[in-house]
Transfer RNA from Elusimicrobia bacterium RIFOXYA2_FULL_50_26, 82 nucleotides, folded computationally. The same sequence occurs in records of 2 taxa. The organism belongs to Elusimicrobiota, within Bacteria. RNAcentral holds the sequence, with entries from ENA. It matches the Rfam family "tRNA". Rfam describes the family as follows. Transfer RNA (tRNA) molecules are approximately 80 nucleotides in length. Model confidence (mean pLDDT): 81 of 100.

RNA sequence: GCCGGGAUGGCGGAACUGGCAGACGCGCCAGACUUAGGAUCUGGUGGGGAAACCCUUCGGAGUUCAAAUCUCCGUCCCGGCA
Numbered sequence: 001g002c003c004g005g006g007a008u009g010g011c012g013g014a015a016c017u018g019g020c021a022g023a024c025g026c027g028c029c030a031g032a033c034u035u036a037g038g039a040u041c042u043g044g045u046g047g048g049g050a051a052a053c054c055c056u057u058c059g060g061a062g063u064u065c066a067a068a069u070c071u072c073c074g075u076c077c078c079g080g081c082a
Base pairs, nucleotide, nucleotide: 001081002080003079004078005077006076007075010026011025012024019065027045028044029043030042031041032040046055047054048053058074059073060072061071062070
């Protein structure tokens, strides 16, 4: 240099044919239980904001009523070829 794959919450990791972003698990918070803790069970848990609402899938742009998903440019990581 060329080709292919990848980047999603605090962490791992789903999301089918473009249609409620974050299922599920871990962690964390609160409660129950306990003398206290662990384990277990129940509820909650992306960010900002008093709220309304706004923002959020590596960064930027485009297509579309609608983009994690399609297209283009860029960054980084992994593999192959040279």